This is a predicted structure of a 534-nucleotide part of an RNA (small-subunit ribosomal RNA, 5' domain) from an uncultured bacterium. Model confidence (mean pLDDT): 81 of 100. The RNAcentral record of the full RNA draws on ENA and SILVA.
Context: one part of a larger RNA
RNA sequence: GACGAACGCUGGCGGCAUGCCUAAUACAUGCAAGUCGAACGAUGAUAUCACUGCUUGCAGUGAUUGAUUAGUGGCGAACGGGUGAGUAACACGUGAGGAACUUGCCCAUGAGCGGGGGACAACAUUCGGAAACGGAUGCUAAUACCCCAUAGGUGGAUUGGUCGCAUGACAAAUUCAUUAAAGGUGGCUCUGCUACCGCUUAUGGAUAGCCUCGCGGCGCAUUAGCUAGUUGGUAGGGUAAAGGCCUACCAAGGCCAUGAUGCGUAGCCGACUUGAGAGGGUGAUCGGCCACACUGGAACUGAGACACGGUCCAGACUCCUACGGGAGGCAGCAGUAGGGAAUCUUCCACAAUGGGUGCAAGCCUGAUGGAGCAAUGCCGCGUGAGUGAAGAAGGACUUCGGUUCGUAAAGCUCUGUUGUUGGGGAAGAACACGGAUAGGAGUCACUGCCUAUCCCUUGACGGUACCCAACCAGAAAGUCACGGCUAACUACGUGCCAGCAGCCGCGGUAAUACGUAGGUGACAAGCGUUGUCC
Numbered sequence: 001g002a003c004g005a006a007c008g009c010u011g012g013c014g015g016c017a018u019g020c021c022u023a024a025u026a027c028a029u030g031c032a033a034g035u036c037g038a039a040c041g042a043u044g045a046u047a048u049c050a051c052u053g054c055u056u057g058c059a060g061u062g063a064u065u066g067a068u069u070a071g072u073g074g075c076g077a078a079c080g081g082g083u084g085a086g087u088a089a090c091a092c093g094u095g096a097g098g099a100a101c102u103u104g105c106c107c108a109u110g111a112g113c114g115g116g117g118g119a120c121a122a123c124a125u126u127c128g129g130a131a132a133c134g135g136a137u138g139c140u141a142a143u144a145c146c147c148c149a150u151a152g153g154u155g156g157a158u159u160g161g162u163c164g165c166a167u168g169a170c171a172a173a174u175u176c177a178u179u180a181a182a183g184g185u186g187g188c189u190c191u192g193c194u195a196c197c198g199c200u201u202a203u204g205g206a207u208a209g210c211c212u213c214g215c216g217g218c219g220c221a222u223u224a225g226c227u228a229g230u231u232g233g234u235a236g237g238g239u240a241a242a243g244g245c246c247u248a249c250c251a252a253g254g255c256c257a258u259g260a261u262g263c264g265u266a267g268c269c270g271a272c273u274u275g276a277g278a279g280g281g282u283g284a285u286c287g288g289c290c291a292c293a294c295u296g297g298a299a300c301u302g303a304g305a306c307a308c309g310g311u312c313c314a315g316a317c318u319c320c321u322a323c324g325g326g327a328g329g330c331a332g333c334a335g336u337a338g339g340g341a342a343u344c345u346u347c348c349a350c351a352a353u354g355g356g357u358g359c360a361a362g363c364c365u366g367a368u369g370g371a372g373c374a375a376u377g378c379c380g381c382g383u384g385a386g387u388g389a390a391g392a393a394g395g396a397c398u399u400c401g402g403u404u405c406g407u408a409a410a411g412c413u414c415u416g417u418u419g420u421u422g423g424g425g426a427a428g429a430a431c432a433c434g435g436a437u438a439g440g441a442g443u444c445a446c447u448g449c450c451u452a453u454c455c456c457u458u459g460a461c462g463g464u465a466c467c468c469a470a471c472c473a474g475a476a477a478g479u480c481a482c483g484g485c486u487a488a489c490u491a492c493g494u495g496c497c498a499g500c501a502g503c504c505g506c507g508g509u510a511a512u513a514c515g516u517a518g519g520u521g522a523c524a525a526g527c528g529u530u531g532u533c534c
Base pairs, nucleotide, nucleotide: 001533002532003531005530006529007528008527009526012381013380014379015378016377017376018374019373020339025337026336027335029334030333031332034075035074036073039072040071042069047064048063049062050061051060052059053058054057082292083291084290092216093215094214095213096212097211098210101209102208106205107204108203109202110201111200112199113198114148115147116146117145123138124137125136126135127134128133152179153178154177155176156175157174158173159172161170162169163168183197184196185195186194187193188192218264219263220262225255226254227253230252231251232250233249234248235247236246237245267289268288269287270286271282272281273280274279294315295314296313297312298311317328318327319326320325345371347370348369349368353367354365355364356363357362384414385413386412387411394405395404396403397402418475419471420470421469422468423467424466428461434455435454436453437452438451439450440449478523479522480521481520482519483504484503485502489518490517491516492515493514499506500505
């Protein structure tokens, strides 16, 4: 000097940050991932119209409208958020390579969306079970599932061509094999055409990921040898993809004092901190990467997971049970217990930014934006300013003359930062939707789409920040030290006692070193101590 600090004494305000470093211990409760009815069958509240019955304002029927959602289906749930247990490793950083690879949504360009079929939920009936949940029979729709057609693509064979970086890469022709699709909502001149949103395929891009390699960053040799899929080859399997990644066979290799192997410790980095620098230490907050999600294992779905709030198996623990069987996972946000020197509210809002979904309105979002608590830190402000010598009173010291606290106080004159009260009062809001006007591409035309302008409308924080007025010096100073290092001294008490102390050392009757008082010094809403690093 620094700190995610703690402890002691003290404590006025504001801004901005930060806040379980220990038990990756166990968790009550609530919330943290949904959304789409413009994919689908059901359900049909409400409203309007028409008709019937009539008790003339009720009931019923039909049509339109369509709130609501359990189910099928789509997208998302692999992001965002948490933690640092494991990991000494291509985990990370940096620089290369992939002629060995994948990429949903998004962008650009080209082509297409033709024909047909059978189910399963929901639902109804029924059965089993305490529950969790499950079985049977029957019905049904789709952008769910399946088949056919066509296109391009992919794979094999043949032919000749261009190029390179070794394996090879690229493009063309012929032939064989294989493989697509789905509709919805508007508009109109309505058996159709068209717009938008979708769907399929191909090529390219963007983004994201995967794999390989060079180099770099801990300790111990009181760890010296390690290795059998081990090292390489051939063939096959597997993967998006190279590869002992896996399998069969063959060979006997591979690593190592330039430290293998083993053990211990540890997430890595941008950075932070110290230092003139070199270097040392650290890896909180913020950002990038990695790993993990009660412990261990496994795959499924999917563009993407071997998946924190998914599934299955095993284990420990907790809970429910009708004892047959079931349920759960805060290292998400709050919060509880425990541990500890020690670390916060079971708050508000989706107004902004961002994410998911949807044509959209919107819905969801403990991400995020805010508020609350804590002097935990940094920064700023205040606790008054001027004048005022009878050098008051009082305290302390005294050589008893005086000296000092000390212009300090009182008194007088001001100010109102902050505070209190009362008024006014933001920026953060840009949108989107809807309405109007104009223009553009496109269309036979309309709707719709895109762009611009105007109107309408949206604030959790918050009646907050800020501004104005009035009022009162009123409500706001402590902590540590004073022997030397080290700025700052006297008196009394004590008498090697009580005690102090970072080091040297003080204390045994004149203690500037213990305790108290007066005075002084330093810093100041803090000060001192302890811990850690330089």